[in-house]
RNA sequence: UGGGUCGGUGAGACGGUCGCGUCGCGGCGCGCACCCCGUGCGCGUCGCGCCGAGGAACGUCCGGGCUGCACAGAGGAGGACGGUGGGUAACGCCCACCCGGGGUGACCCGCGAGCAAGUGCAACAGAGAGCAGACCGACCGCCCCGGCUCGCCGGGGUGGCACGGGUGAAAGGGUGGUGUAAGAGACCACCGGCGUCCGUGGCGACACGGGCGGCCAGGUAAACCUCGUCCGCAGCAAGGCCGUACAGCAGACGACGACGCUCCUCGCCGAGUCUGCGGGUUGGCCGCUGGAGGGUACUGGCAACAGUGCCCCGAGAGAGAUGACCGUCACCGGGCCGCUUCGGCGGCGCGGGACAGAACCCGGCGUAUGAUCCGGCCCAUUCC
RNA sequence: GGCUGAGUAGCUCAGCUGGUUAGAGCGCACGACUCAUAAUCGUGAGGUCGCGGGAUCGAGCCCCGCCUCAGCUA
Numbered sequence: 001u002g003g004g005u006c007g008g009u010g011a012g013a014c015g016g017u018c019g020c021g022u023c024g025c026g027g028c029g030c031g032c033a034c035c036c037c038g039u040g041c042g043c044g045u046c047g048c049g050c051c052g053a054g055g056a057a058c059g060u061c062c063g064g065g066c067u068g069c070a071c072a073g074a075g076g077a078g079g080a081c082g083g084u085g086g087g088u089a090a091c092g093c094c095c096a097c098c099c100g101g102g103g104u105g106a107c108c109c110g111c112g113a114g115c116a117a118g119u120g121c122a123a124c125a126g127a128g129a130g131c132a133g134a135c136c137g138a139c140c141g142c143c144c145c146g147g148c149u150c151g152c153c154g155g156g157g158u159g160g161c162a163c164g165g166g167u168g169a170a171a172g173g174g175u176g177g178u179g180u181a182a183g184a185g186a187c188c189a190c191c192g193g194c195g196u197c198c199g200u201g202g203c204g205a206c207a208c209g210g211g212c213g214g215c216c217a218g219g220u221a222a223a224c225c226u227c228g229u230c231c232g233c234a235g236c237a238a239g240g241c242c243g244u245a246c247a248g249c250a251g252a253c254g255a256c257g258a259c260g261c262u263c264c265u266c267g268c269c270g271a272g273u274c275u276g277c278g279g280g281u282u283g284g285c286c287g288c289u290g291g292a293g294g295g296u297a298c299u300g301g302c303a304a305c306a307g308u309g310c311c312c313c314g315a316g317a318g319a320g321a322u323g324a325c326c327g328u329c330a331c332c333g334g335g336c337c338g339c340u341u342c343g344g345c346g347g348c349g350c351g352g353g354a355c356a357g358a359a360c361c362c363g364g365c366g367u368a369u370g371a372u373c374c375g376g377c378c379c380a381u382u383c384c
Numbered sequence: 385g386g387c388u389g390a391g392u393a394g395c396u397c398a399g400c401u402g403g404u405u406a407g408a409g410c411g412c413a414c415g416a417c418u419c420a421u422a423a424u425c426g427u428g429a430g431g432u433c434g435c436g437g438g439a440u441c442g443a444g445c446c447c448c449g450c451c452u453c454a455g456c457u458a
Stems, first nucleotide, its partner, number of pairs: 001380008012329007020052002023049012054355001058366002061364005066235004073265001075263001078231005083097005098112001099110004113226002118224002120220002135165003139160009173191006192216001194213008239286004248277006293312008331352003335348005385457007394410004403441001412428005434450005
């Protein structure tokens, strides 16, 4: 310098004009309450002041807090997860490591338990597809025919074998030998792989080394299933209080047990419960935002993360406010002009800035996103 | 806001335990019949199985992530 890989920052700044929302204060107007004055409350409007979206607020895919089902427990059903160790309130998330695969490498990818528990499935092609099989060629035995230089050659039939070919996504280890009519894990040695036992290292997954075994055990569990771990159901339109209004009807089951997701145990409660149709209210308050909160420094840890000290408070709404324009500066991309030591520098003018928007609150994941900046590492090339 | 469900031809729907090629009706085009139209008969075209990725030998079907639409809920 070029290419790559991983991680982070950031979501323009300042000023002006107009506008929107909650809250507070003040002025004016209207309404209500008390007999009036005045005061209080509510609504509207004007002025001032504080504050006012995100890294994903999104999708609603997981996990938790919170609330209700009276509180709980065991098994089954149902669902989720799946290498090991740790982090966490918890997780299907994160960190570190192991194993497998890819890459020259930094690094990346893996729904990563079990198919040597059982059951199932594998279309088409192919001879044969699950403890398989012989279509073509080679090799070999036996029989028949023909030829012969009588050691044999050619053809056909029948059988053997599984060496080569061919089919397929997949065809039941590899090399060398023994053996045999020819062959074949039939047997042997070595190698690969598997199981098991022992030793060493590691918390562990596992790695390395050695002994023994049978000759090899195919694929699929995002097929049924088995093993292990975890999970009760519903969701803030949950739920609670006040006010206003109204009309009930039908069905099912109920003191021999409705109800608690389903069944059972167990328990609760002590009379209603559930389902469907219909009628009414369309108001107020709470829940509601200070929290597993954020920033920073130090300590512990490889890290995720945890602890301690200090500082900060940052939307809580009526079905739903947070915007627009202008100027200056910064950033990026072209254009024109001038200078140049050809690396660039300066000036003028133009264009651009995304994805998207809280609604009970958090922790994650996934997805969308214009442009900029910073850092670690790897590969190639050049120069010193 | 919350909770469910569905996407297959222009429209309405099938699609088996995942197996060779995705079908049916209506519609459309052409031809026949008719003086002509309709009806009828025959032939034919028309598909990113919403999109992307994955496991599998193989996906419309199984798994994951998006997109669109519909329903319920004080």
Two RNAs folded together computationally: RNase P RNA and transfer RNA, 458 nucleotides in total. It holds a member of the Rfam family "Bacterial RNase P class A". The family's RNA type in Rfam is ribozyme. The coordinates come from a structure-prediction model, not an experiment, and the mean pLDDT is 78.